[in-house]
RNA sequence: GGCCAUUCUAUCGCGGUAUGUGAGUACCGAGGAAAGUCCGGGCAACACAGAGCAUCCUGCUUCCUAACAGGAAGGGUUCGUUGAAAAACGAAAACAGCAAGUGCCACAGAAAAUUACCGCUUCGGCUUGCUGAAGUAAGGGUGAAAACGUGAGGUAAGAGCUCACGGUUGGUAUUAGCAAUAAUACUUUCGGGUAAACCUCAGGAGUUGAAAAACCAAAUAGGUUACAAUUAUGGAGCUGCUCGUUCCAGGUUUUUAAACCAGUUGUAAUGGGUAGGUUGCUAGAGGUAAUUGGCGACAAUUAUCCCAGAUAAAUGAUAGAACUACUUGUCUCUGACAGGCAGAACAGAACCCGGCUUACAGGUCUUUU
Numbered sequence: 001g002g003c004c005a006u007u008c009u010a011u012c013g014c015g016g017u018a019u020g021u022g023a024g025u026a027c028c029g030a031g032g033a034a035a036g037u038c039c040g041g042g043c044a045a046c047a048c049a050g051a052g053c054a055u056c057c058u059g060c061u062u063c064c065u066a067a068c069a070g071g072a073a074g075g076g077u078u079c080g081u082u083g084a085a086a087a088a089c090g091a092a093a094a095c096a097g098c099a100a101g102u103g104c105c106a107c108a109g110a111a112a113a114u115u116a117c118c119g120c121u122u123c124g125g126c127u128u129g130c131u132g133a134a135g136u137a138a139g140g141g142u143g144a145a146a147a148c149g150u151g152a153g154g155u156a157a158g159a160g161c162u163c164a165c166g167g168u169u170g171g172u173a174u175u176a177g178c179a180a181u182a183a184u185a186c187u188u189u190c191g192g193g194u195a196a197a198c199c200u201c202a203g204g205a206g207u208u209g210a211a212a213a214a215c216c217a218a219a220u221a222g223g224u225u226a227c228a229a230u231u232a233u234g235g236a237g238c239u240g241c242u243c244g245u246u247c248c249a250g251g252u253u254u255u256u257a258a259a260c261c262a263g264u265u266g267u268a269a270u271g272g273g274u275a276g277g278u279u280g281c282u283a284g285a286g287g288u289a290a291u292u293g294g295c296g297a298c299a300a301u302u303a304u305c306c307c308a309g310a311u312a313a314a315u316g317a318u319a320g321a322a323c324u325a326c327u328u329g330u331c332u333c334u335g336a337c338a339g340g341c342a343g344a345a346c347a348g349a350a351c352c353c354g355g356c357u358u359a360c361a362g363g364u365c366u367u368u369u
Base pairs, nucleotide, nucleotide: 001365002364003363004362006322007321008320009319010318011317012316014029015028016027017026018025019024031346035357036356038355039354040353041352042351043209044208045207046206050243051242052241053240055205056204057203058202059201060074061073062072063071064070075095077092078091079090080089081088082087096200097199101198102197103194104193105192117140118139119136120135121134122133123132124131125130126129148166149165150164151163152162153161167190170187171186172185173184174183175182176181213279214278215277216276223270224269225268226267227266228265229264230263231262234248235247236246250261251260252259253258286305287304288303289302290301291300292299293298323343324342326340327339328338329337330336331335
């Protein structure tokens, strides 16, 4: 890291499907995580579901998949073991960009970036070990980190100041590879870290969630009041905002304006009826076996099977045998026999499927140390 998660028989009981006039009969009936609700979808609804912004997600390469923040195989980095080294084996991770910009790096330390505490050198003063000025960043100290490293020359003392070799950053060319990259050569550059810091770049994402939704039956009051907005320059429009498309085109009075009625939307209060049934609800990106292809994840073909659909919520109990764990005794003691006791952990479907994460007694297989 993977697999298993007791098995069989009989009787009774519970739920579903099929069948039967009925009595009844046949078949099936909770997991590897059913858990968490962290991801991805199927499906349903929103008149179309289109564009932009906001917000959010992903981030090496190639491949797998319906898709994924998942998986497989590689590349780079870091760590561990072996080794003189090259390298081999194994492991880990949130692996684009700090050379676009803005931030942050406690304490210590002179200073976390253009700083000098000790020290070194030169020129003075003088109390002969103190002090002033100038130079310095090789040596020492502090720290996780202090202006690339080693050596030589040079200098008043030093410094990439110069040279040789090496390292870092970016670029170009050749070779190998699908690619990420690797090796070699030339050239360029030189103070670090940090983006699960803001941000930049590239790619992507409608919203809600079976308590989604659809239909039938019954009953009532598709009620009333108040306030606000509005009646096309408007309203309703999947979503946080904006836009596009689409749909919706009142009346009366009167004196310009306004008022009233009506419609639509929103808020608050009050009041009436109903709480029933059916669908969604299980035949699928389905399971199993064989063959072929592939390093692998997986894919294709053939054959075969149907494996819960409850709705206050079923899937259980008893007995016997086998098997397994524990324990006791005996013996010919890597085990066998007999007896006792238990079925041991985590844990119970509720629209479905693929992942991830978490929990887990015991057994078994494989790999590594």

Notes: Predicted 3D model of a 369-nucleotide RNA (Bacterial RNase P class A) from a Bacteroidia bacterium. The gene name in the source record is rnpB. The RNAcentral record of the sequence draws on ENA. Its mean pLDDT, the model's own confidence on a scale to 100, is 75.